[in-house]
Context: one part of a larger RNA
RNA sequence: UUGGGCGUAAAGCGCGCGUAGGCGGCCCGCUAAGCGGGACCUCUAACCUGGGGGCUCAACCUCCAGCCGGGUCCCGAACUGGCGAGCUCGAGUGCGGUAGGGGCAAGCGGAAUUCCCGGUAUAGCGGUGGAAUGCGCAGAUAUCGGGAAGAACACCGAUGGCGAAGGCAGCCUGCUGGGCCGACACUGACGCUGAGGCGCGAAAGCUAGGGGAGCGAACAGGAUUAGAUACCCUGGUAGUCCUAGCCGUAAACGAUGGGCGCUAGGUGUGGGGGGGGACGCCCCUCCGUGCCGCAGCCAAGGCAUUAAGCGCCCCGCCUGGGGAGUACGGCCGCAAGGCUAAAACUC
Numbered sequence: 001u002u003g004g005g006c007g008u009a010a011a012g013c014g015c016g017c018g019u020a021g022g023c024g025g026c027c028c029g030c031u032a033a034g035c036g037g038g039a040c041c042u043c044u045a046a047c048c049u050g051g052g053g054g055c056u057c058a059a060c061c062u063c064c065a066g067c068c069g070g071g072u073c074c075c076g077a078a079c080u081g082g083c084g085a086g087c088u089c090g091a092g093u094g095c096g097g098u099a100g101g102g103g104c105a106a107g108c109g110g111a112a113u114u115c116c117c118g119g120u121a122u123a124g125c126g127g128u129g130g131a132a133u134g135c136g137c138a139g140a141u142a143u144c145g146g147g148a149a150g151a152a153c154a155c156c157g158a159u160g161g162c163g164a165a166g167g168c169a170g171c172c173u174g175c176u177g178g179g180c181c182g183a184c185a186c187u188g189a190c191g192c193u194g195a196g197g198c199g200c201g202a203a204a205g206c207u208a209g210g211g212g213a214g215c216g217a218a219c220a221g222g223a224u225u226a227g228a229u230a231c232c233c234u235g236g237u238a239g240u241c242c243u244a245g246c247c248g249u250a251a252a253c254g255a256u257g258g259g260c261g262c263u264a265g266g267u268g269u270g271g272g273g274g275g276g277g278a279c280g281c282c283c284c285u286c287c288g289u290g291c292c293g294c295a296g297c298c299a300a301g302g303c304a305u306u307a308a309g310c311g312c313c314c315c316g317c318c319u320g321g322g323g324a325g326u327a328c329g330g331c332c333g334c335a336a337g338g339c340u341a342a343a344a345c346u347c
Stems, first nucleotide, its partner, number of pairs: 003319004008300001012315001014200004021193003025087002028084004033080002035076008048066007090190001091187004095182004102176004107171002109153001113149008124135002161168002205246006214240002219235004257314006265292012296303002320347003329340004
């Protein structure tokens, strides 16, 4: 490279928006670039293919024709493309509803914790497997009253909801994104994917300024132990929180890229619509989310209308282990580092 693959063996970009490109619904007409057919011209010799001939055969030699390539012209119009006209089922808009921790901003609340002040009270508290460090007669722990601060929101709570992903949970208000359902009207293929690109992106970390209750890397001490740079205990700084700006990673996981169509059922649950009613029920249907399970698939475990089944379109990625997600170079970053990404050598 041809292939074959990518849930767990190597392999789906963390997620989205979208450029080029690739691919693209139904119907009619024109075209003839792709496509199919034919004729002619041309294509040194050899090789090759078909036919004939010559060495007894063959290899070999030889003659004729052709293939293949290029060009011109003619014919065809199913499919692809192009141009024109149209359609509504794809896509979208309007209208009416609807559920939701979707996002941003501002405000408010109670429980708990710690600290401060005061009251009561006295000899311990705390902690563990047992202890000790620690705190306490300068009055702790406990308890009551008052005050301050920061952070997180018990119950509801779910096997549940929302979001593209990361993620999102006390309550109220404002602003705002998306989804779903319904009947009608409208646009008329406006679509899908998406190399580059752009944006979003947990935690930790970084810069500046604030904040700091609890927790708590580092650190210190007490234990344990042969040792104990740990696990356990007492403390405790960064950090955890806020604002602005970086970083751009993850077991960023469903370890499963996106879109469309097709393919048994059963059952639970969230949202909407319709129908029947002998109404706390039953039936139908759309969207979402779980479990079980047939065909089919799979190396198996398993997946199974939310596919890992059957197909089509587009992107990304893999190609034995180590060396190595490293070196070098480049780009990005304040740094930490990130992205891209080898080879020698070795098994």
Predicted 3D model of a 347-nucleotide part of an RNA (small-subunit ribosomal RNA, central domain) from an uncultured bacterium.